[in-house]
c-di-AMP riboswitch aptamer (ydaO/yuaA leader) from Domibacillus sp. PGB-M46, 144 nucleotides, folded computationally. The coordinates come from a structure-prediction model, not an experiment, and the mean pLDDT is 76. The source organism's lineage runs through Bacteria, Bacillati, Bacilli, Bacillaceae and Domibacillus.

This record gives sequence, structure tokens and C1' cells, in this order.
RNA sequence: GCGCAUAAUCGGCUUAAUCCCCCAGAGGGGAACGGAGGACCCAAUUUUUCCGGGGCUAAUUCCACGGUUUUUGUGGAAGGGAUGAGAGUACUCUUUCGCCAUCCUGCCCGUCAGCUAACUUCGUCGGCUAAAGCGAGGGAGGUC
Repeated sequence: GCGCAUAAUCGGCUUAAUCCCCCAGAGGGGAACGGAGGACCCAAUUUUUCCGGGGCUAAUUCCACGGUUUUUGUGGAAGGGAUGAGAGUACUCUUUCGCCAUCCUGCCCGUCAGCUAACUUCGUCGGCUAAAGCGAGGGAGGUC
């Protein structure tokens, strides 16, 4: 000096999953952001373990093969979702569309819940990151 790997900090990304206060600590409280249950009215009348039903979420649908006991899978195609710094933009932040590239397509309740004011209740996890593209627009702020 180059390459590879690991760890940490700062920064960045995904997600509702963050911030603040008290406490020696355990733990407690608040804000903020999310979810569920729950009247009248309205809607629905085909459900009563059978074609069961339902919730969160981007996480669904179809096809082929396999399994059908001790199986719950594999592949493909659609659909849906995330990221792409810098740049572009006179400056800063944010956002939409198109193409391209890389990746994801998951969980839960347990026979039970329509909507739903008051009210009741729950969550605050987890996972990534040293590399990375182009084009066409919008909004806000502040400046000249």
C1' cells in the first nucleotide's frame, strides 16, 4: 500500500415500535405513534366443529409436482412491498411518476368478535448498512 473478515461508534434504512421524567437499581410514570374489543341507527340474515369464522400486516392469487399415516413442502407466474446516498434542484427539506438494479412476500386468535359514541384494553419488538442508478415533475421553507 492492497484485499478479506470481525467488532464498535457516528450517520443512514425497515417497522407503530420512539422520546422525556423519577429511581442506586429493580421498577414506575408521561408524551407520541400504532392495534383490538365495544350501543342506538344502519348493515347482514345461512350460521350453529364445518365449505367454520376472524385479526395484524406489503405479505395475496393462480398453475405444476410432491405429501395425504409420521405430510403442511418445492418450483414457476402474476400481484403487492422496501431501498437506491451523493447527484438533479440557485440553497435546505420533502414528495410523485417512469425505467433499471438488488431484496422481501410474513405472523396471530382458537369456535369467537359487522359498523359502532361513551367506555375497555394491548404494543413500543426485531432486522439491516460501507455500497449505491438515470430521466421527468410537484410542495414547503427561507434567501436574492